[in-house]
Context: one part of a larger RNA
Molecule: small-subunit ribosomal RNA, central domain
Organism: Tamarix chinensis
């Protein structure tokens, strides 16, 4: 390498769209080629195998075989191509449903903080205990007022939506997708996808704003043998907004995508049918048990890790190392592709 594998042992790319190549529904007709069958020619000699010679071997003679290629011929089915039809895959339309799916604009209430004023007087704050800190320059507490920023209690659920990341105050404008249902319509238009394109939490970078609470760094107080920590008092970047980068996460369901087949039970969400309330039946989605078969075990089990085929990423002992060098990329930090020696 192959065989074999990829939830947890090495191994599914974060996710989607999509080009090339790959693969792919039903029924007919036509056509050429492929593949396959038959016949012929050729396939030097030696070699292989058999026979023959006093003949075991070498050797001589003779015969056979020879998967290849060429030519001729050939029915049905299969693959490919073309044409004509079909509807169950797929797309579109009509009628309905649900939703924290995305983007924009203004608005709201509670709370924290700050601020000005009134009233009031000696502590407040903090901890295991303290101290740093704060307060007669009037704090904490209290009353109503103002400012500003960020996040949206209850509702709230194993709930909903989205390709993933993700998504929750209410209202409004606008955009995308799903589901159900019957009918109409197109007629294989499908699926998957190297390179490619787009998107992608948090942190971080750039420019300009903003800055309430909390808070890396950092300062001080404690604790301690020490304490560059845990605890306490402060506190900057950043977090927020606008514009632009970065491209990584235990980006997880540690489970690639779509499709067909295969026991029951149960809960939830959204539809349809119905006798219109329940129930039943039937679709789509989200959970919990479990039979068969599967698995090293754990477990998974119609949302498979069962079963059948298609396409694709990846894996090949540990460590060195996801490192070095180099290419590409980025303002940078870094990212991506990715070894070897020595070693066990």
């Nucleotide at each position: 390498c192959u065989g074999g594998g990829c939830g947890u042992a090495a191994a599914g790319a974060g996710c989607a769209c999509g080009u090339a190549g790959a693969u792919g529904g039903u029924g007919a007709a036509u056509c050429u080629g492929g593949a396959u069958g038959a016949a012929a020619a050729u396939g030097a000699a030696a070699u292989u195998c058999a026979c023959c010679a006093a003949a075991a071997a070498c050797u001589a003679g003779c015969g056979u075989a020879a998967u290849g290629c060429u030519c001729u011929u050939g029915a049905a089915a299969c693959c490919a191509a073309u044409u004509c039809a079909c509807u169950u895959g797929g797309a579109u339309g009509a009628g309905a449903u649900a939703g924290a799916a995305g983007a924009g604009a203004g608005u709201g209430a509670a709370a924290u903080u700050u601020u000005a004023u009134g009233a009031u007087u000696a502590g407040c704050a903090g901890u295991g205990a303290a101290a740093u800190u704060u307060g007669g320059a009037g704090a904490u507490c209290u009353a109503g007022g103002a400012a500003g920023g960020a996040a949206c209690a209850c509702c709230a659920a194993a709930a909903c939506c989205g390709a993933a990341g993700g998504c929750a105050a209410a209202c409004u404008u606008u955009u995308g997708g799903u589901u159900c249902c019957c009918u109409a319509c197109c007629a294989a238009u499908g699926c998957g996808a190297g390179g490619g394109u787009g998107u992608a939490a948090a942190a971080g970078c750039a420019u300009g704003g903003g800055g309430a609470g909390a808070a890396a760094a950092u300062a001080a107080g404690a604790u301690u043998a020490g304490a560059u920590a845990c605890c306490u008092u402060g506190g900057u970047a950043g977090g927020c907004c606008a514009u632009u980068c970065c491209a990584u996460a235990a980006a997880a369901u540690a489970u690639g995508a779509g499709u067909g087949u295969u026991a029951u039970c149960u809960c939830u969400u959204g539809g349809u049918c119905u006798a219109c309330a329940c129930a039943u039946a039937u679709c789509a989605a989200g959970g919990g048990c479990c039979u068969a078969g599967c698995u090293a075990a754990u477990g998974a089990g119609u949302g498979a890790a069962a079963u059948a085929a298609u396409c694709u990423a990846c894996u090949u002992a540990g460590g060195g190392g996801g490192u070095a060098c180099a290419a590409u990329u980025a303002u940078a930090a870094g990212a991506c592709u990715a070894a070897a020696a020595a070693u066990c």